Predicted 3D model of a 101-nucleotide RNA (Glycine riboswitch aptamer). Model confidence (mean pLDDT): 78 of 100.

RNA sequence: AUGAGGUUUUCGGGAGAUCUGCACUUGCAGAGCCGAAGGAAAUAAGAGAUGGGCGGCCAACCCAUCUUGAAUAUCUCAGGCAAAGGGACCGAAGGCUGACA
Repeated sequence: AUGAGGUUUUCGGGAGAUCUGCACUUGCAGAGCCGAAGGAAAUAAGAGAUGGGCGGCCAACCCAUCUUGAAUAUCUCAGGCAAAGGGACCGAAGGCUGACA
């Protein structure tokens, strides 16, 4: 500051998945199921290191190994499977912070 990005508040949008038994008002038990709070593990691109191709040296390039490294993908610990609430994510407005130029 004609304010990138981050964070937060309010508002709007916002998916999936259920049966049985007992109770009779949203509860308990059994079995089943879902992924979009949070969490876990992994790998890709990318990044870094080491070694090799490589020869006086360095850089670049190529290869191998190791480390690191995402998601609304995977798992299903947590959470959820009437409504409400919650809800990743998206949009609007405001607060705080604040990069490049």